[in-house]
Molecule: RNase P RNA; transfer RNA
Organism: Croceibacterium sp.
Order: sequence, then structure tokens, then C1' cells
RNA sequence: CCAGGGGGCCGGGCAGCCGCGUUGGAGGCAACUCCACCGAGGAAAGUCCGGGCUCCACCAAGCAAGGGUGGCGGGUAACGCCCGCCGGGUCGGCCGUUUCGGCGGGCGGCUCAGGGAAAGUGCCACAGAGAGUAUACCGCCGAUGGACCCUAAAGGUCACAGGCAAGGGUGAAAGGGUGCGGUAAAAGCGCACCGGGGCUCCGGUAACGGCGUCCGCAUGGCAAACCCCACCCGGAGCAAGGCCGAAUAGGGGUGUCGCGCCCGUUAAGGGUAGGGGAGCUUAGCCCCGAGACACCCGGGUUGGCUGCUCGAGCCAUGGAGCAAUCCAUGGCCUAGAUGAAUGGCUGCCGCCGCGGGGCCGGUCCUUUCGGAUACCGCCCGCGGAACAGAACCCGGCUUACAGGCCCCCUGGCAAC
RNA sequence: GCCCGGGUAGCUCAGUGGUAGAGCAGACGACUGAAAAUCGUCGUGUCGGUGGUUCGACUCCGCCCCUGGGCACCA
Repeated sequence: CCAGGGGGCCGGGCAGCCGCGUUGGAGGCAACUCCACCGAGGAAAGUCCGGGCUCCACCAAGCAAGGGUGGCGGGUAACGCCCGCCGGGUCGGCCGUUUCGGCGGGCGGCUCAGGGAAAGUGCCACAGAGAGUAUACCGCCGAUGGACCCUAAAGGUCACAGGCAAGGGUGAAAGGGUGCGGUAAAAGCGCACCGGGGCUCCGGUAACGGCGUCCGCAUGGCAAACCCCACCCGGAGCAAGGCCGAAUAGGGGUGUCGCGCCCGUUAAGGGUAGGGGAGCUUAGCCCCGAGACACCCGGGUUGGCUGCUCGAGCCAUGGAGCAAUCCAUGGCCUAGAUGAAUGGCUGCCGCCGCGGGGCCGGUCCUUUCGGAUACCGCCCGCGGAACAGAACCCGGCUUACAGGCCCCCUGGCAAC
Repeated sequence: GCCCGGGUAGCUCAGUGGUAGAGCAGACGACUGAAAAUCGUCGUGUCGGUGGUUCGACUCCGCCCCUGGGCACCA
């Protein structure tokens, strides 16, 4: 310098003029005018998680239902977020070994929705002999038994009884892998290494790791299928909620409370259960009734104030910690609009692209004068500048984003 | 601003892990002098897009896109 990967940051600057919104001040009877300060984002977005706040319900926890999370530890107000570690996968170097096919060890980058499949249920289509208590289609063997040939014996033929699962084939998946031995042929049948499981010990807070020993290995995959285990969660949302004003039929229906009567001057509070109807009576049934609240039908309005922005806030320094983050001290105030303000023009500078120039510096040609412009700097001209935009407020995640800057890792090339 | 639902053939809709269907519409044929009706045959799909789980996804999970609806106050 180039390529790939990961992380962090910025996302135009200055000046002038015009314009918009809140707040404060001044003027004006008022409409309004003038001055000053401040005035979008890293995502304000999607509304996917978690909280604050408000109302409703329940207020003791727990159970049930439903939903969610899922290695371990830490951070946090909390989280499905963040940090560190563990384990798996993948890629790239290194080392050892090798029968040159590989195998093992260790390092680094990236990545993982990563509890449980020997608690149970379910599913595994097609193909295939066999798909979950494994199986035997092709194949191999036929040592042993059987039949036959030859027989002195040995031997040979058949593939009947049977044996095997090495090889072939099916499939996403066929009950450890490689090698040697072994055998009639085979097979953890035996052995070495690797993988797996159990136990003891050691290290670690833990996930887990390591040494040793035992077991030839007995139970494949799917839980983003039901489920089991552990933990968490009440519901709705600022159009929540509160106050005022205007207008309207100040209407109708349903439900709950109980107005009623007595004490109490009234109220608060306490006690009691009324009237009417059918019916002989009781029980039971039906109807009545001030008002309040909730909902529905019908009607009216499209107003104002509050909630509203000082908050898990921002900046700097120091400290603790591997880090996320936390602590201490000091400083700062930084949008509150409501059809919804935060913008436009000009000049200079900076960035990118295109075209031109050949004055100047590189570079190249040439003995020189001089010439060339593929490329870089320089000068001139033209054009461009993303995604997007607060709406109660925070912490995250995800998605979109022209262009630019910085750091780390890996590989390649060049120079020293 | 907040909260729910939907996306499958030209249209309206089924399909809840194993080769995607129905009705209408369309094309062709038969019947008819001709047409309608009727009968028969046939085609049609990026299952909204993109990643993941799985041997396998319309279906299960995440993200994105498009689209429909509801929510104010007073009395």
C1' cells in the first nucleotide's frame, strides 16, 4: 500500500440578510410590534423488549390458568440488554506424528434463541429389506451338522439347516471412528489411539476443566412439537388522569347501592326492613319508588389549562474494576410545538465527482532549445451532499444511512 | 400518538410440519341453424419479502414491507 473481518466516532464550519416557535422584558385599549436567550437525532423511525408516571382491580403469601426467559458469574431501577468467562461450530497460521489419505495438541479471528431427548407422549414423508423393543435386499461364509462325488486317507460339489453384518444399495439419519490382530466369513471378539458414559480426587464462586480408574459402549434426531425443571410477569395506557368552559332532547334503557321508617335540629353515624297486586295464610313470585355510579341507545362540541419536561440528566477531573459499570468532587441547564416551530438565500472555507488548462512542482521524452499530461499536487469552471425528523419521559434492541476519520486482527506485496 | 387484525390462482376464501386446493372467472371441445344454459377436459401460484430452527416450512421463530379497523371530550 492492497484485500477480508471486527470495533468506535463524525455526519458540514464561519459570517451576513430574511423568516418561524416557546419563554422573559418593554410598548399598545386591542389586534399586534420591538428587543434578548434558546430551539431535533444517531437513529427522533419500527413500536420489538424493560421501567418511571397515572387510573382501575386486588391488596398477606401461595395455588390454578395464560404468557415469557433459559450455559455460568457479574452489571443495572429493570430487561429478552451489556460485560467477562465456559462449552460447541467454523476459518486461518503453528507444532508433533504419519502407511502422505489423515490424526492429535495448542494459539488467534468470527459465530451460537446454548436448560432437559436414560420422566413421559408425539413425529421422522418419499425411498429403502429394515426408521426406533433396529433390520437382512444384494452380498460374504458354510468351520459344525446334512446330501452327493471320489474314496485308503486327504479332498471336492451343493447352498439344505444355519452363521455374519465387513462390503454394496436406500436415505437427512442405518446402534461409535481409524488401524492391527483374529476368523469359515465376520463382529469391541481382543488390542492401540481417538470419541462416549460412571466413580473418586484436585482446581475453579460456578458453568466447567484436569489426573486416575472402571465400563467394550447399553438408551439416533426434533423441545423456534406437546411437555418437564428453574426463574419472572395484575390490567390498561398521556387520546392515561385531573380542572374549567361552550353547546345539546338536559331524553330513554339495563345493572349495582339502598332512598324508605326510627334515634339524631340537619349532617355524619347507628338500628330496622317498606308500600301495592294475585292469593285463605306463611313461604315464594310480580310491580313501585329520591338520588349516586357504571354501561348502552340517542344528542351536542371538535375549545382552554394541567399532566409537560430537572432527569435512573449532561460535561470535566480523580479513584475502584480485565470490562460492563460504580463512587467522589466541581461545573452546567440543554425543544416543549398542538395541523404541529427548529428553515431559506448569498459569500468564503472544507469534502466528493466531471470537464478543461499546461503557468508552477513532481513524473516522462530530448544533447540543447523545447515538448507531453496516463497519474498526483496546483489553478479555473460546472454539478452534488445521505437516512430521516421530537409529540409524556427514560434504558435497550432492530432496521435505514451519501460521504469521511481513528483503532485492532488476519493474509498478500514492496522497502529497510 | 396508542392498541388490534389481515396478506395463498385474475376475484372470494380453505389449508397448523411431508408433492398447495375449492367456488366463480378464463381457454378448448360437445350439444344448437346460431347463442344462452348444461356436460366434459385443461392451464394458472417467487404462498408479501428476507434470515433462522428442522432431513424437510404456507405452517414454527426473529426482522422488514404493504394494508384494514378502533381509541377523544361533554351531558